[in-house]
RNA sequence: GGAGGCAUAGCUCAGCUGGCUAGAGCGUUCGCCUCACACGCGAGAGGUCGUUGGUUCGAGCCCAACUGUCUCCA
Numbered sequence: 001g002g003a004g005g006c007a008u009a010g011c012u013c014a015g016c017u018g019g020c021u022a023g024a025g026c027g028u029u030c031g032c033c034u035c036a037c038a039c040g041c042g043a044g045a046g047g048u049c050g051u052u053g054g055u056u057c058g059a060g061c062c063c064a065a066c067u068g069u070c071u072c073c074a
Stems, first nucleotide, its partner, number of pairs: 001073007010026004019057001028044005050066005
């Protein structure tokens, strides 16, 4: 220098063919249980879906550029 993958909650990830409210597990907070802790059970909080723009009636999903990261080629 060229090509490609990935970016969604604190962490690991799902999200189908674009459709109205964005989810799971772990973690975390509160409650129940216990003499107490752990386990177990119940409830809650936590997201401008990397950034900017575009397409569309409608975008986490499609398109472009950029940023970060990983891999391959030279």